[in-house]
RNA sequence: CGGGGCGUAGCGCAGUUUGGUAGCGCGUUUGGUUCGGGACCAAAAGGUCGUGUGUUCAAAUCACAUCGCCCCGACCA
Repeated sequence: CGGGGCGUAGCGCAGUUUGGUAGCGCGUUUGGUUCGGGACCAAAAGGUCGUGUGUUCAAAUCACAUCGCCCCGACCA
């Protein structure tokens, strides 16, 4: 320098195919249960979907650019 993959809640991930309410598990908080804790049960909070621009009635999803991480290749020494 070229090509590819990944980026979504505190952590691990799904959702992209076919644009249409942003989800699951763990964790956290509150309550219940218990003498207390764990486990269990119920509920809740938590997201600019890496960033920007564009297309569209509508974008996590499509287009372009860009940032970070990883892999492959090439070049130079």
This is a predicted structure of a 77-nucleotide RNA (transfer RNA) from Firmicutes bacterium ADurb.Bin182. It matches the Rfam family "tRNA". By type it is a transfer RNA. The coordinates come from a structure-prediction model, not an experiment, and the mean pLDDT is 81. Lineage of the source: Bacteria > Bacillati > Bacillota.